[in-house]
Molecule: small-subunit ribosomal RNA
Organism: uncultured prokaryote
RNA sequence: AGGGUUUGAUCAUGGCUCAGAGUGAACGCUUGCGGCGUGCAUUAUGCAUGCAAGUCGAUCGGGAUUCACUUGGCUCUAUUCUUCGGAAGAGAGCCUUGUGAUGAGAGUGGCGAACGGGUGAGGAACACGUGGGCAAUCUGCCCCCAAGUUCGGGACAGCCUCGGGAAACCGGGAUUAAUACCGGAUGUGAUCGUUCAUCGCAUGGUGAAUUGUUUAAAGGUGGGGAUCCUUCGGGACCUGCCGCUUAGGGAUGAGCCCGCGGCCCAUCAGCUUGUUGGUAGGGUAACGGCCUACCAAGGCUAUUACGGGUAGCUGGUCUGAGAGGAUGGUCAGCAACACUGGGACUGAGACACUGCCCAGACUCCUACGGGAGGCUGCAGUCGAGAAUCAUUCGCAAUGCACGAAAGUGUGACGAUGCGACGCCGCGUGGAGGAUGAAGGCCUUCGGGUUGUAAACUCCUGUCAUGAGGGAAAAAUGGUACGGGUGGUAAUACCACCUGUAUUUGAUGGUACCUCAAAAGGAAGCCACGGCUAACUCUGUGCCAGCAGCCGCGGUAAUACAGAGGUGGCGAGCGUUGCUCGGAUUUACUGGGCGUAAAGGGUGCGUAGGCGGCAUGGUAUGUCGGAUGUGAAAUCUCACCGUCAAACGGUGAAACUGCAUUCGAAACUGCCGUGCUUGAGGCCAGGAGAGGAGAGCGGAAUUCCUGGUGUAGAGGUGAAAUGCGUAGAUAUCGAGAGGAACACCGGUGGCGAAAGCGGCUCUCUGGACUGAUACUGACGCUGAGGCACGAAAGCCAGGGGAGCAAAAAGGAUUAGAUACCCUUGUAGUCCUGGCCGUAAACGUUGUGUACUUGGUGUGGGCGGCUUUGUCCCCGUCCGUGCCGUAGCUAACGCGUUAAGUACACCGCCUGGGGAGUACGGCCGCAAGGCUAAAACUCAAAGGAAUUGACGGGGGCCCGCACAAGCGGUGGAGCAUGUGGCUUAAUUCGAUGCAACGCGAAGAACCUUACCCAGGCUUGACAUUCAACUGCACGCCCCGUGAAAGCGGGGAAGCCUUCGAGGGUGUUGAACAGGUGCUGCAUGGCUGUCGUCAGCUCGUGCCGUGAGGUGUUGGGUUAAGCCCCGCAACGAGCGCAACCCUUGUGAUUAGUUGCCACUUUGGCAGAAAUGCUGGAAGCACUCUAACCAGACUGCCCGUGACAAGCGGGAGGAAGGUGGGGAUGACGUCAAGUCCGUAUGGCCCUUAUGCCCAGGGCUGCACACGUGCUACAAUGGACGGUACAAUGCGAAGCAAGACCGCGAGGUGGAGCGAAUCGUCAAAACCGUCCUCAGUUCGGAUUGGAGUCUGCAACUCGACUCCAUGAAGCCGGAAUCGCUAGUAAAGGCGUAUCAGCUACGACGCCUUGAAUACGUUCCCGGGCCUUGUACACAC
Repeated sequence: AGGGUUUGAUCAUGGCUCAGAGUGAACGCUUGCGGCGUGCAUUAUGCAUGCAAGUCGAUCGGGAUUCACUUGGCUCUAUUCUUCGGAAGAGAGCCUUGUGAUGAGAGUGGCGAACGGGUGAGGAACACGUGGGCAAUCUGCCCCCAAGUUCGGGACAGCCUCGGGAAACCGGGAUUAAUACCGGAUGUGAUCGUUCAUCGCAUGGUGAAUUGUUUAAAGGUGGGGAUCCUUCGGGACCUGCCGCUUAGGGAUGAGCCCGCGGCCCAUCAGCUUGUUGGUAGGGUAACGGCCUACCAAGGCUAUUACGGGUAGCUGGUCUGAGAGGAUGGUCAGCAACACUGGGACUGAGACACUGCCCAGACUCCUACGGGAGGCUGCAGUCGAGAAUCAUUCGCAAUGCACGAAAGUGUGACGAUGCGACGCCGCGUGGAGGAUGAAGGCCUUCGGGUUGUAAACUCCUGUCAUGAGGGAAAAAUGGUACGGGUGGUAAUACCACCUGUAUUUGAUGGUACCUCAAAAGGAAGCCACGGCUAACUCUGUGCCAGCAGCCGCGGUAAUACAGAGGUGGCGAGCGUUGCUCGGAUUUACUGGGCGUAAAGGGUGCGUAGGCGGCAUGGUAUGUCGGAUGUGAAAUCUCACCGUCAAACGGUGAAACUGCAUUCGAAACUGCCGUGCUUGAGGCCAGGAGAGGAGAGCGGAAUUCCUGGUGUAGAGGUGAAAUGCGUAGAUAUCGAGAGGAACACCGGUGGCGAAAGCGGCUCUCUGGACUGAUACUGACGCUGAGGCACGAAAGCCAGGGGAGCAAAAAGGAUUAGAUACCCUUGUAGUCCUGGCCGUAAACGUUGUGUACUUGGUGUGGGCGGCUUUGUCCCCGUCCGUGCCGUAGCUAACGCGUUAAGUACACCGCCUGGGGAGUACGGCCGCAAGGCUAAAACUCAAAGGAAUUGACGGGGGCCCGCACAAGCGGUGGAGCAUGUGGCUUAAUUCGAUGCAACGCGAAGAACCUUACCCAGGCUUGACAUUCAACUGCACGCCCCGUGAAAGCGGGGAAGCCUUCGAGGGUGUUGAACAGGUGCUGCAUGGCUGUCGUCAGCUCGUGCCGUGAGGUGUUGGGUUAAGCCCCGCAACGAGCGCAACCCUUGUGAUUAGUUGCCACUUUGGCAGAAAUGCUGGAAGCACUCUAACCAGACUGCCCGUGACAAGCGGGAGGAAGGUGGGGAUGACGUCAAGUCCGUAUGGCCCUUAUGCCCAGGGCUGCACACGUGCUACAAUGGACGGUACAAUGCGAAGCAAGACCGCGAGGUGGAGCGAAUCGUCAAAACCGUCCUCAGUUCGGAUUGGAGUCUGCAACUCGACUCCAUGAAGCCGGAAUCGCUAGUAAAGGCGUAUCAGCUACGACGCCUUGAAUACGUUCCCGGGCCUUGUACACAC
C1' cells in the first nucleotide's frame, strides 16, 4: 500500500468480496510447564443450605455457667484402731450456706447499620460529562477556637407473675437502673426585634451596639494524697483521659440552580390547564406551581415542541495516517435499582439490598383460626442457552464498623482451586553424521525426493520426576524492663516519641537454591486454482463433494476424497459471530448530478443563508498571553522492580476541552455617518404568432337541394366488406354547418415555462435601445407557501364538418384481439369548474464576475457616405454554427461553458422488489404527492474499441444470376449410401466440404466380421538361464475340412576338439491387439479460396482497448500500380521466377525423315508409278540451348500519373492458353483402420492359425453414372486420319482353325527400331416414324478364358428371348473456346474381373453473355446494435 469480480478486449461508474487489527467469546481437532490477568453477555427467571453487620460491661439493671474458698449433710474409700459387732477417716464425688472471681444468652442505652458488596431493569433526564452559581442551603464522626457541664422528677424494657395462641407472637399485673425520658436554673453565645456603620450583583450580605424576646447539658473511668465528711466500702476535693451542651470557624460529604455537549424516526407537526406568570399562604435544610386559594391568559415549537423506538452516562476501550466510526465487560467516577407497585418512620444522612407499613404475584408452614419469606452479596442449585468456575482457606496483610484499649466482626479483601478464555515467557534437545540406508512417494526407469532427516558417535540438563535445604510478604499492636517530652501540686497516672526482649502467616514447606538420574515424559493444526506463501500421484466421473469472491467436478481434476511432498503458524491451529479498517462506498479533512444514480415542469416570494465602495466606534466571532480546572487509572516517554516480556512502581509529558482575566483590531458581526459603480426610477423610441375580449374573411371537406349524365365507383401489394340502376362516382348552380387558417414561413420572432401563426378593433404584460441633473445597497438565492402548467381524463351545459380510442365488418396470417381497408361512438371545439402529470428535454437550477477568436442571423443606436437607402466600420441585447486554452471516462462542451470562481436552492449513493405496499395529505373519480421493508442477484448501467450480423447504405467481383448448349430428377442396368434383414451382413466418411468416398480390383487370400476346430513365450523382435539332438528342413503313415495333433524314417554345419554359430524344448522378461479415446496428440488432408487479403518494426495519435500505415481519388485479375496523406519501411500472400503448349533460329541426325541425287526390283509403249538400298539432314520430327511480348511504337483519353480504348507490326498483345504453387486463420472439420504416438483396456485371449460363410443378403428411399427412348438415327458394305502410353511369368505380327469369345503357332521386340492401335467423320445401299431393322433389360441353351476352385459370387462369346422406355413433375447440375457437346484410344490396380469407375490422350467441334435489379458466395468503405459459443 492494495487485490479479485460486469467485457472478446478497454476506460470510467458502481456494488459485492478478500488480505489487517480487535474480542468477557463459542465450536472442531490437538494439548508439556509457568507468570499475570480474566470468566452467566441468555431468564432484573425461581431458589434448598451455609455464611455476607456488628460492636461497646469504661451507659445501665439483672445474671446462666464454671472455678476458688467456706457452712452443713450424704455416699465411697486407701489407711488406722477394734470388743471383729463396728468406729474414725486424709482424700474424692454429690447436694447445700455464704463470699469472691467469671461473665453466656437476652434486654436498656450509644455508635454503626445510608459505608462496603451486587446488577444493568428503568431512565432521552440537569441522569451523565464539563464549566460555573447558591446573597437560596444542610453536614454525625474528625480538626481549631470560646464558654459551660447545675438542681430535680416520673417512667419503660429486662426479670417475675397471670392469661390467649398450633405457631409467629400478643395482652394484663407487679417491680427496677442509666450517658434512656421529662421539668427548673444559668446564658459565653445563638435566635427574633430595634439602632448604627459598611459593602455588593437585583433580591441583599457583613460587622457593631442593645435593660428587650426565646433557648442547653450526662455522665464514665484512672490516679492522688494535704483538708473535710463517712455506713470505713468510700465520698467531697485535686488531677488526667473519654464523654455531654451552646456558639464560631475549618475539613469532608450532600442538596439545589444554570451555560454548553453526546441516539434514531417528520410515514410523530402542532403540544399544554398547575399548563405560563402574578399575589397571598403552606411546606422544605434550602430557591421554586413543590402544594393550595385567587387573578391574568399565557408558555413551548421547524435551532424539531409533542409523540414513538432504543439506551445506564463518563474516564476510557477497539479501530483508523488522521478526521472519524464502533463500543462502555474487567478497573475508576457518577446516577439508578433491590420480588412488583405505593408510602412514610427513624436518623447528621434513607424514603433505606440482608429496616417498617399497605397492596399484588409467587413459594413455604399451619391445629385452617392465622403466620413466614425475598441471593441483581459470596459460594452453590434448577431452568434457559452456543456459552461462563469452588456450596475452598484466612482475617496474616490492606481497609472499614464498634471499642479507652486488648480485641471482636468483616464472602470487603488477601489467597488457593477450575477453564489454553486472553497476554507474556520456557521446553519438547545440541553438535557431528552420506553406502545420501531402509521404508514411503514420484519417475522420462536413468533417477529424483523425504534428507543430515534417521540410525550411529559425542555432549547438555531448562521444564517435568525424586531427595534435601528453604524465604520475603511482619510492621504495627500488646506485655515486660529502660530513656525522653507534655499535661499536672506531683518523682503518681495518662498521652506521645524511642530502645531491648518476646509474641502474630491463610497462602505454604509454596517461590527459590542444591543434589541425583536420564534424551529419557512433552507437537499439533490449517492450507497448497487466482486473490495468497505452498504440487504431484491415485480414486471419482456435473456423481460424491468443495466454495470468502471469481468459480471447480460431465475419464488424463495442482479446486472433490486419500496419499507423498511443500508452505504458514505453533501449545496452539482453524471455523463462526460481532466491531473498525481497507470503503474517498455519506466525501469536515475528502465525492458527485448533459449521456453512468442524481437539476425541482416553470415562476413569484416568506423564513433562512450570502452580500458593493469609504470612514468613525464597538469587541460577537477571530488571534495572543496569564490563571484556574481538565480525578486517579489508561496512552506516550525516562528511570526502576538482579537479567527479558507480560505485569507493576516513581516521575515527566499529555489530556487537542471549559471558565476567568489581560491585550490586538486586519477580516466578520453590531451601532453610526457618507458614496454611486449593483439595483430601481423618469423621458424618448422602434420590434414582436406575448396575453384577454369582440367582430370580420376566403380556400377546402362533408351534408342538403336542383340540373347534366350512366354503370360503375371506391379501395389495395392484391382484394374484399361497405356505396351504386330507388341513378352512385364525375360535373355545374344555390344553400347549411363546424373546425382549421395554405402561400409569406425562415435552426426567424415573443413568452418564466406550458406555449403562441388569417384580418381588424379595444384592453393589457414584458424585454431591448438611446439619453438622464433622481433614490442611495433598496441586492442575490430561496426550505415551507402561492400562482401558472401540453395532451389525455372528469363534472355541468352547449356544439359536432372533418378526424377518430372503443366497437363492427373485410382482408393478411399457422393464429392476427395488430399493422392495411370500409364504417364508426366518446373525444377533439365553446362556456364554467376540476385534474397537476409528460422523453414538462438543452435529459444541462438561478444569479454575478472573469477567460483567445472566426462566421451567419433578428432588434436598436452611432460613425463614414449619400438627396435618400444600401455597402462598410463600431457598439448593446437576442439567436445559431465552427473552433483556442481549459475541462471531460469518453462522447463532447467551449463568452448562450459541461472552462475559472463565488452565493443560495434542489437532488444522488448497486440492480430487482418499486416509484410499489402501508400510513398521511390532495382529488367527484381516474389518480397524484410523500414513500419503505422482507426477499433475491454479482452484477445492473455509461462511453468508446475490434469483430460479427442486418429482410441498412455505397462500390466491386465470381458460370452467382441473366443469355445459351448439354444434362440430372421419369425408364432399365451399374455403383455407393440409408433403412430393413442377418450368426455375420467388419469399420470409418454424414449439408456445401459423406454417398463410382478410404477401395489403383472382396470367388479363396485380401478380411478387420460370423460359425466351427485348434495354439499359448506365441505368426513376428530382443535378452537371459537350463537342457537336448543336432541344422532349419525333407520323406512316409494315421487322424482331420484344413490348421493341428500323434507316430516312423533317411541324410545332415563348423572346429584349434575347449568350444562357436544356428535351431528346437522348458522357464522368465516380454511379444501381440484393424481393442477405446481424432474432444489427449504428431503428421497429412478437406473447406472458405487462387478469395486478396493477413501482419510486423519504428514513428505518430489515443488515459486505454486500439488506431494510423492497410483509409481517400483513380486504376487493376490482384493491398497490381499511380497520386495524395503522420507516416516511413518490411514480412507472409498477389504477380514473376518453374513445367507444358503456341513461332522462329542454332546445335545434333538414330531407331526418326526421304525433297534433291543415285541404285536394285516390278509394272508400263513411254511419261511415270510402286518397292528396296546407298547417299543426304532440306523438310517433318525428336531434345537441348537461345530468341521472342516489354503497353516497346502510333493515335486518342486520363490529373503532365498509373492506366484504359483503338491501331500498326507480329506466330502470339496487354496475365497468349494450361499446370504446379493455397497467406494469417476458421470449422474441438476428417483420419488412433496407412504409419507414428500419450493415456486406458485384453493377455490359454479383444493375441495367433485354419475351413466354411459373410462384406454381393432386399417390401423400400437417396446420390453418382452407363445405355436409351431414335431418321442429325439404326443396319450393312466401302474408304481415311491420332495422341498419351504400355510390353519379358510380357506385348505378340504374318499364317492357319473357329460365326465368335478364342485356339494353334510363333517372326520380331527389354523397344523413336518390334508389337498393341482408333472411332465418330466421309462414300454407297436398305429401313420411313412403328414400341419399329429403335431400345437392349431379363431369361433359356451352348461355349471361351483366367484360376487349386467361377454354387453362393467372375468376365467374355454365340443362338434364342426382346422388359421398361416415345425426352421425363416440383426442383436441380455443368460449361465462356479448342471450352461445352460428341467420338474413340491408353494406363494404374490386376491370375481373372463385376471399369459403365478413376487418371490421362487425341479426333470432330459449337451457341451465348443486353447487363448487375434479383438468388448464392466473396472483397473494401460506411452505418446501427441490448450480438461476442458472435442471428